A computed fold for a 74-nucleotide RNA from a Chloroflexota bacterium, annotated as transfer RNA. The source organism's lineage runs through Bacteria, Bacillati and Chloroflexota. The prediction has a mean pLDDT of 80. Its Rfam family is "tRNA". Rfam links the family to the GO term triplet codon-amino acid adaptor activity. By type it is a transfer RNA. About the family: Transfer RNA (tRNA) molecules are approximately 80 nucleotides in length.
[in-house]
């Protein structure tokens, strides 16, 4: 320089054929438990999905440009 794949709470990961309020698990907080800690139970907060546009009644999901990282070609 071409062609691909991957980007989604703090991390790691789902999200099917576009349709409710984006969902799990660790982690964080708050409360029970326990003479204190862990471990276990309830309970809560936290992301609009790399970014900017586009198409649709409606977009994490489809289309265009674009950034990171990555893989194969050269």
């Nucleotide at each position: 320089g071409g062609a691909g794949g991957u980007g989604u709470g703090g991390u790691g990961u789902a999200g099917u054929c576009g349709g409710u309020u984006a969902a799990c698990a660790c982690g964080c907080g708050g409360c029970c438990c326990u003479g204190u800690c862990a471990a276990g139970g309830c309970c809560g907060a936290g992301a609009g999905c790399g970014c900017g546009g586009g198409u649709u009644c409606g977009a994490g999901c489809c289309c265009c440009g674009u950034c990171a990282c990555u893989u194969c070609c050269g």